[in-house]
Molecule: SAM riboswitch aptamer (S box leader)
Organism: Parapedobacter soli
RNA sequence: CGCUUAUGGAGAAAGGCAGAGGGAAUGGACCCUGUGAAGCCUUAGCAACCUGUCUGCCCGCUGGCAAACAAGGUGCUAAAUUCUACUCCCGCCCGCGCGGCAGGAGAAAAAUAAGCC
Numbered sequence: 001c002g003c004u005u006a007u008g009g010a011g012a013a014a015g016g017c018a019g020a021g022g023g024a025a026u027g028g029a030c031c032c033u034g035u036g037a038a039g040c041c042u043u044a045g046c047a048a049c050c051u052g053u054c055u056g057c058c059c060g061c062u063g064g065c066a067a068a069c070a071a072g073g074u075g076c077u078a079a080a081u082u083c084u085a086c087u088c089c090c091g092c093c094c095g096c097g098c099g100g101c102a103g104g105a106g107a108a109a110a111a112u113a114a115g116c117c
Base pairs, nucleotide, nucleotide: 002116003115004114005113006112007111013043014042015041016040017039021032022031023030026085027084028083029082044077045076046075049073050072051070052069053068055066056065057064058063081109086106087105088104089103091101092100093099
C1' cells in the first nucleotide's frame, strides 16, 4: 500500500519553535488563520477500539455476551467526517430544463481501531 469488520451530530488546549497557509482529494459552498495557518517539540486533557482486572449470564467448554473499573498499545483535542456532489423517497417553487430550494434514507470516498495478506 491492499483486503475484511466495526464506529462516528458526544468528548477534550495551553506553551515553545516556526512564519502562510489550512479545513484528505476534485468541483462548489461555508469557515479558520499575522489577535499567528501547516509542521515539529513539551506539557495537559478526552475517549475507551485493542489490552488488563473483576463480576454476572450463556455455552457446542483453549469459547461467547454484558456491566463496572483501570489506562499499557493506538487514536483524538474548531465547526456533524464542516456541508455538498451519486442513487432512492418526499414537499414546495418554476421561465418546465439533466432547473431551483428544503427534508429523510442509503451508497461512495476518506478517517480511526482491530484483524488478515